Annotation: Predicted 3D model of a 71-nucleotide RNA (transfer RNA) from Candidatus Taylorbacteria bacterium RIFCSPHIGHO2_01_FULL_43_47. Rfam family: tRNA. The family's RNA type in Rfam is transfer RNA.
RNA sequence: CGGGAUGUAGUAUAGUGGUCGUAUGCACCCUUCGGGAGGGUGAGGCCCGAGUUCGAUUCUCGGCAUCCCGA
Repeated sequence: CGGGAUGUAGUAUAGUGGUCGUAUGCACCCUUCGGGAGGGUGAGGCCCGAGUUCGAUUCUCGGCAUCCCGA
């Protein structure tokens, strides 16, 4: 320098146009003499910008970060 992949909650992941889910962690409550385990409730997220669309996590373009391949 060229090509490709990935970017979603504190962490790990699913989701390919309309409602962002799961596990774990966190807070509170119930249960217990207490703890643990269990149950319930809640907070918390789409890398950034532009475009297309009635509507974008999703499609297009450009950037940024990480990883891989080639030179």
About this RNA: The source organism's lineage runs through Bacteria, Bacteria candidate phyla and Candidatus Tayloriibacteriota.